[in-house]
A computed fold for a 74-nucleotide RNA from a Dehalococcoidia bacterium, annotated as transfer RNA. It matches the Rfam family "tRNA". Rfam describes the family as follows. Transfer RNA (tRNA) molecules are approximately 80 nucleotides in length. The sequence was found in a public genome assembly.
RNA sequence: GGGCGGUUAGCUCAGCUGGCUAGAGCGCAGCGUUGACAUCGCUGAGGUCACUGGUUCGAGUCCAGUACCGCCCA
Numbered sequence: 001g002g003g004c005g006g007u008u009a010g011c012u013c014a015g016c017u018g019g020c021u022a023g024a025g026c027g028c029a030g031c032g033u034u035g036a037c038a039u040c041g042c043u044g045a046g047g048u049c050a051c052u053g054g055u056u057c058g059a060g061u062c063c064a065g066u067a068c069c070g071c072c073c074a
Stems, first nucleotide, its partner, number of pairs: 001073007010026004019057001028044005050066005
């Protein structure tokens, strides 16, 4: 230098053929339960969907570029 894949919550990841409110598990906070802790139950907080631009009535999803990570080729 070329090719492919990935980037969504603190962590690990879903998210279909573009559709109206962006989710799960774990973790975190509060409450209940306990003498206390753990477990369990209930409730809640937490997101610029890597960044920029484009297409569209509408983009996490499609297109282009950039950045970072991984693999392969040279």
Annotation:
Model confidence (mean pLDDT): 81 of 100.